A computed fold for a 145-nucleotide RNA, annotated as glmS glucosamine-6-phosphate activated ribozyme aptamer. Its Rfam family is "glmS glucosamine-6-phosphate activated ribozyme aptamer". About the family: This entry contains a glucosamine-6-phosphate activated ribozyme that is found in the mRNA for GlmS. GlmS is an enzyme that uses fructose-6-phosphate and glutamine to generate glucosamine-6-phosphate. The ribozyme catalyses self cleavage of the glmS mRNA that is thought to regulate GlmS activity. Rfam classes the family as a riboswitch.
[in-house]
């Protein structure tokens, strides 16, 4: 270095740091570099990948990845018991309205570190989606009652 087996960890707003900024016992060693919410039917293509919070500004900048979005094909669900078409969706599988749900920063206290900085505890503060409640939603043919 390669291969196999076993175990552990991770499993995604996530990881990393060649720039920048910052610190110190200084020519080297470190710190920082996105706060949570939400998100996966399968394959392919494209792409600057959802939502707010904080911050008066390095949450700057860059690299990689990614459950996003759009399009095509396929599978599945609902709309009628079946089939076809159509529409909307994705296994909690239509749509609309309303309601509820965070963490960090900041503040206070404590701890680690020379320091930058990091960690813990306390009460509070969103939006989208999901959830809950209410309302609403096809056509044709056929079968049964």
């Nucleotide at each position: 270095g390669c291969a196999a087996a076993a175990g552990a960890c991770u499993u995604a707003g996530c990881g990393c740091c060649a720039g920048g900024a910052c610190u110190c016992u200084a020519u080297g060693a470190g710190u920082u570099g996105a706060c949570g919410a939400g998100g996966a039917c399968c394959a392919g293509a494209u792409u600057u990948a959802u939502c707010g919070a904080a911050a008066u500004a390095u949450u700057c900048g860059g690299c990689g990845g990614a459950u996003g979005a759009u399009c095509u094909g396929g599978a599945g669900g609902u709309a009628u018991c079946a089939u076809a078409c159509u529409a909307c969706c994705u296994a909690a599988a239509c749509a609309g309205u309303g309601a509820g749900c965070a963490a960090a920063g900041a503040u206070a206290a404590u701890g680690a570190g020379c320091a930058a900085u990091c960690a813990u505890u306390a009460a509070a503060c969103a939006a989208a989606u999901u959830u809950c409640a209410c309302u609403c939603g096809g056509u044709a043919u056929g079968u049964c009652u």